[in-house]
Molecule: transfer RNA
Organism: Brachybacterium kimchii
RNA sequence: GCCUCGGUAGCUCAGCCGGCCAGAGCACCCCACUCGUAAUGGGAAGGUCACCGGUUCGACUCCGGUCCGAGGCU
Numbered sequence: 001g002c003c004u005c006g007g008u009a010g011c012u013c014a015g016c017c018g019g020c021c022a023g024a025g026c027a028c029c030c031c032a033c034u035c036g037u038a039a040u041g042g043g044a045a046g047g048u049c050a051c052c053g054g055u056u057c058g059a060c061u062c063c064g065g066u067c068c069g070a071g072g073c074u
Base pairs, nucleotide, nucleotide: 001073002072003071004070005069006068007067010026011025012024013023019057029043030042031041032040050066051065052064053063054062
């Protein structure tokens, strides 16, 4: 230098043949249960979907570029 895959909540990830307000588990917080704790059940909160631009009525999703990570080739 070239190729492939990845970047979504504090963490691990799904969603990615465009359209419902962006989701799950764990963690944190609140409540119930308990003598109390754990476990369990319920609830709330938490996101610039890496960044910039483009296409479109509409983009996490498609296109171009940049950055970061992993692997491969030279």